[in-house]
RNA sequence: CAAGAUCUGACCGGAGAGACCGCGCGGCUCUGGCGAGCGAAGGCUCGUCGAGGUACGCGCGGCGCCGAAGGCGCAACCCGCCCGGAAACGCUCAGGCACCAGUACGGCAGAAUCUC
Numbered sequence: 001c002a003a004g005a006u007c008u009g010a011c012c013g014g015a016g017a018g019a020c021c022g023c024g025c026g027g028c029u030c031u032g033g034c035g036a037g038c039g040a041a042g043g044c045u046c047g048u049c050g051a052g053g054u055a056c057g058c059g060c061g062g063c064g065c066c067g068a069a070g071g072c073g074c075a076a077c078c079c080g081c082c083c084g085g086a087a088a089c090g091c092u093c094a095g096g097c098a099c100c101a102g103u104a105c106g107g108c109a110g111a112a113u114c115u116c
Stems, first nucleotide, its partner, number of pairs: 003115004007110003011107003018063001020062007027054003031050008064097003070093001071091003077085002
C1' cells in the first nucleotide's frame, strides 16, 4: 500500500403480517336546543348542553397474524478432543401488522481501531 474484521453514517437499497373488533377520552365534522353580542333583514360570531359520524390521536381489553431490532433454542459447520463459537432454521418474551417511520442484511463512505 492492498485486503480483512470491528465500529460509525442524519447516505442508497431493503420485506412480512387485521386501515381487525369492542369500550373510553380528546380532536375534527354534522345536526338540534339555550344564552349573549352584532345586523334593516337573511344571517353571523362566541359560549354551553344533547345526539350522529370519523381510514385523526391516545389509553384499555379481546381474538388473529408476522419475524429481518433485540432475546432465547437446536444444529450443519469450526475446534485434535473437551469447553466454547455458530444461521437468513426454530420459538415469539420483546418488537411489529394502511401510509410514514423503523428493521436483519447488502452497497457506499470514513482523516476511527485491530489483524495481516
A computed fold for a 116-nucleotide RNA from a Pseudomonadota bacterium, annotated as Glycine riboswitch aptamer. The sequence was found by an Rfam model in a public genome assembly. Its mean pLDDT, the model's own confidence on a scale to 100, is 75. Of the family's consensus pairs, 86% are formed in the model. Lineage of the source: Bacteria > Pseudomonadati > Pseudomonadota.